RNA sequence: UCCGAAAAAGGCAAAGCCGCCGAAAGGCGGUGACGCAAAAUCACCGGUCUAAGGGGCUGCAGAAGCCCUAAGACAGCGGGAUCGCCGGAA
Numbered sequence: 001u002c003c004g005a006a007a008a009a010g011g012c013a014a015a016g017c018c019g020c021c022g023a024a025a026g027g028c029g030g031u032g033a034c035g036c037a038a039a040a041u042c043a044c045c046g047g048u049c050u051a052a053g054g055g056g057c058u059g060c061a062g063a064a065g066c067c068c069u070a071a072g073a074c075a076g077c078g079g080g081a082u083c084g085c086c087g088g089a090a
Stems, first nucleotide, its partner, number of pairs: 001089004011036002016031006034076001040082003044079003047074004053069006
């Protein structure tokens, strides 16, 4: 520097359930293992999700619904960046 077939020191932990936070998406802790060779870290690019707040529309309406959005979320959606364990090859 490249690679992840096998093995090993080991690591992480989906869904579900419980508690807390949040308007929500979702997050944190516990439990639990579907999976993971970066399932470590970072929202830079694309994407997806939410929309209490803001704007617009339908509407008799301050009911209800729909659309857009500031912003937020996802790193276990893809790309990228950074750091790194074990093993193998050169």

Predicted 3D model of a 90-nucleotide RNA (c-di-GMP-I-GGC riboswitch aptamer) from a Candidatus Competibacteraceae bacterium. Taxonomically the source falls in Candidatus Competibacteraceae (Bacteria, Pseudomonadati, Pseudomonadota, Gammaproteobacteria).